[in-house]
This record gives sequence, structure tokens and C1' cells, in this order.
RNA sequence: GCUUAUGUAGCUCAGGGGUAGAGCACAUCCUUGGUAAGGAUGAGGUCGCGGGUUCAAUUCCCGCCAUAAGCU
Repeated sequence: GCUUAUGUAGCUCAGGGGUAGAGCACAUCCUUGGUAAGGAUGAGGUCGCGGGUUCAAUUCCCGCCAUAAGCU
């Protein structure tokens, strides 16, 4: 330099056009002799950045950035 893949909650990951989810973690409450286990409720996201297409983009297209792998 070229090619490919990935980028979504604190962490690990779903979701591939129509109001963004799960598990773990976190907060409050219940239960308990008890800080564990169990149960209920809740908070937490400009979906890497910038453009384009569309009535509508996390999703499709282009560029850029970061990471990983491969080729030279």
C1' cells in the first nucleotide's frame, strides 16, 4: 500500500428499513439472623464520525476513524 471482518448500555452480544433488546453488572424495595442466594421494580444508548438515498436509516450506499486478520 491492497483486501476482508468488526464497531449497538459499564462488560459480553442480538437486532440487517417502521418507536433499540437480552444476559451479567448497577440502584431501590421484599424476603433472611445476615453484606450471600432468591423475588419485584427501575435507571442507564446522539447504535464509532460525517454525508447520501428514503415518507422514515442502527439497518442500504459513499467517505473517514479505530481494532483484528490476511496479502504484498
Molecule: transfer RNA
Organism: Verrucomicrobiota bacterium JB023